[in-house]
């Protein structure tokens, strides 16, 4: 010199790991959320029926707590693993050749 693998440097895919959300459990709607509607009102000759207040109950919007599993989203997450494509500027390894 010259070939050629490795890293560095892009890109995917998997894996962990961070942080948010859900999940769990409680709170939680004067009246413009549901169901049940004492009393009371109104229809009805009566039979019965309409609506619904209070209460209760499940709850939404919000909010507290609790757990490390599992589920969803993210990134300039990680000298993690694997394939692909770049790349001879840098580091390394091997083969060849000449001085």
């Nucleotide at each position: 010199g010259u070939c050629u693998g490795g890293g560095c440097c892009u890109u995917g895919c998997a894996c962990g790991g961070c942080a948010g959300g859900g999940u769990c459990u409680c709170c939680g709607a004067a009246c413009c959320a549901u169901g049940u509607c004492a009393g009371g009102a109104c229809c009805u000759a009566g039979c019965g029926g309409u609506a619904g207040c209070a209460g209760c109950a499940u709850u939404a919007a919000g909010g507290g707590g609790a757990a490390u599993a599992c589920c969803c989203u993210g990134g300039g997450u990680g000298u993690u693993g694997c394939a692909a494509g770049a790349u001879c500027a840098c580091c390394u390894g091997g083969g060849c050749u000449g001085a």
The RNA shown here (Bacterial small signal recognition particle RNA) has 99 nucleotides and comes from an Anaerolineae bacterium.
Rfam family: Bacterial small signal recognition particle RNA. On this family, see Rosenblad et al., Nucleic Acids Res 2003: "SRPDB: Signal Recognition Particle Database".
The prediction has a mean pLDDT of 78.
The sequence was found by an Rfam model in a public genome assembly.